[in-house]
Context: one part of a larger RNA
Molecule: small-subunit ribosomal RNA, central domain
Organism: uncultured bacterium
Parts: sequence; C1' cells; structure tokens
RNA sequence: CUGGGCGUAAAGGGUCCGUAGGCGGUUCGGUAAGUCGGUUGUGAAAUCCUCGGGCUUAACUCGAAGGCUGCGACCGAAACUGCCGGACUAGAGGGCCGGAGAGGCGAGUGGAAUUGCUGGUGUAGCGGUGAAAUGCGUAGAUAUCAGCAGGAACACCGGUGGCGAAGGCGGCUCGCUGGACGGCUCCUGACGCUGAGGGACGAAAGCUGGGGGAGCAAACAGGAUUAGAUACCCUGGUAGUCCCAGCCCUAAACUAUGGUCACUUGCCGUGCCCGGUGUCCGCCGGGCGUGGCGAAGCUAACGCAUUAAGUGACCCGCCUGGGGAGUACGGUCGCAAGGCUGAAACUC
Repeated sequence: CUGGGCGUAAAGGGUCCGUAGGCGGUUCGGUAAGUCGGUUGUGAAAUCCUCGGGCUUAACUCGAAGGCUGCGACCGAAACUGCCGGACUAGAGGGCCGGAGAGGCGAGUGGAAUUGCUGGUGUAGCGGUGAAAUGCGUAGAUAUCAGCAGGAACACCGGUGGCGAAGGCGGCUCGCUGGACGGCUCCUGACGCUGAGGGACGAAAGCUGGGGGAGCAAACAGGAUUAGAUACCCUGGUAGUCCCAGCCCUAAACUAUGGUCACUUGCCGUGCCCGGUGUCCGCCGGGCGUGGCGAAGCUAACGCAUUAAGUGACCCGCCUGGGGAGUACGGUCGCAAGGCUGAAACUC
C1' cells in the first nucleotide's frame, strides 16, 4: 500500500412496486457453521529466507536449518456473525378519532373571450408593419347591438402556496377512489431497508382506427426584407393540438444532487395538524412539509450547509481521455418512426 469517484470536470437508472441476493433492533438460553486457541497429519523435489561450504569472485552449485502464509482430523473457547428456541417494544405495520390538499377516474354544469352564422344600426374603409404589401370590404366589411352555433382553455383568487413516486395536476358540483399528516398509545411483535432480473406508470412530439375541429399552427402558398432569404416580420393555411380505443417510451424526464436510517451551532419566512395562553389581533410550544440566509465541517472553486454536497451505516445504478459514436454489427422490442443493449479499426 492492498483503487478513486459520480451538483457544475466522465459518471445517479425518468419514477415507483417488487423477485433473487446483500444488509438488519433489544434481551435470555442453546448450538458451534463462520471466528479464535492448542495438538496432530499433510503441505514431494526444485524455487524462497538464513547460516556454512565449493568453482580465483559472482552467477551457478552443495549441505544444514527455517519457511511453504494452505488443507484434513481431534480437543477446546463462546465475545461477535450465523442457525434453533423463548421473551420484548424504541423500527415497521394495524386500530380509533380528526382536519388539509389543482392527488387520480367518471359524470354533469357555468361565465368571460375568440371565431362563424342570422338579423338591426351604419358607411368607406378595415387589417397589418420599422415602413409596406399580399388579404378583407359598396354583392355593405371594420365598428356597434341582439340572437344562435360550436370547440378549446379556465382571468381574478394564485402565493420561492398545495397535492402526487415521477411524468404531472388549476372554473364549479356530484359520485367512486389513492396517499400523506396530526391526536390517542389500544393491537401485532422485527413482520425491516435496499433491490440484479422482472412488472407497472411515464411530458411533448409521433403512429393506427374512429370522432371532433373555435382558436392556434409544423408543412405549404402568397406578401415583404435581402446580394440571396428555402428564415426572422405580415396575410392565409393542412396535419396536429381536443375526445375514445390501442401503440410509441423519449427529454435540460433537472435539485443536472439514487433510496433508507442515525447523528451534528443557529436566525428569518410560509402551508397543514395538535396543545397551551389570550379580549379580537395574536403569542408560546410539539409534529410534518416547503423556502431564504448562514456556524462548524466539506469543496478545485463556485458553493452545500438538520430538505447537506457535513459525520457514519447498508443496498442499488453509473464513470474510467477527446473524436470515431450513442454509430456499426448482432440480439430484442415496435405498425412505422425508432427505442433498449452497444463495439472496433483509425486518429489526436
């Protein structure tokens, strides 16, 4: 000495559930597989270490001694790990009570606005831009009033607010339904943590079939700009965006920070629950979240800092110079698009 790492340098799996496996609270008894001690057998020779000898020396070689870190058997120890049995309640789960929430699914419903249509008023413009033009308008537009139709999204409330594992979730009402949290400590008695494979979920775009289509808008057309303008700007506009069913499975799926548990000075906000106090306002304390700033410590620095990137434990995933390349080949999944897995030559 017996790797070092993963916020930004290469590196946390998009997320959760869970199989095998790994790891595992307090206590008593047993056992003796791991572990430890002793004895014994074996561990050929050569090699190796030490001492001595022989070639003029050395390499080499001869002799002696040690060692060969291992394996087997027997005897013993019982702290720790394992195994067996008993007990416990601090982990975990359950029960009862309670309030909070854009958590999910389904059904219904509301108003504002855009657009279209019908009718009224009304007349020459409207629209658009840096400026214009394409476009719309005397077959009466724009503006304005009334009515009707249809689709999509829900202003204010709205908040470094809330909920969800993540993706994500926002008008209102009802139905079905998941989770978290608080209070009581009533029950079970380690039932736990992680999780290779596996399964489920997974924004947007995209795909298949069917519906729907107001607004927006890839493609596309036209008008401008320009040297050109396959763009930025303007007028139009189809897929799509919406719904149902089925696929796809990716992302700056980001906190670029895996999960669980424990420990480690503080200050200031905010959401929910509980307790105490109080005349309303509020104040104090406990718990669970969510933010800001900062001690020690950590860090290459930036920064992180009880929501750690601090101090430890366990389990998983991943990295190992840049390009070639997330490519080729093979496999597998997919209707396809493509996804997952994933090199090498060569080159710097």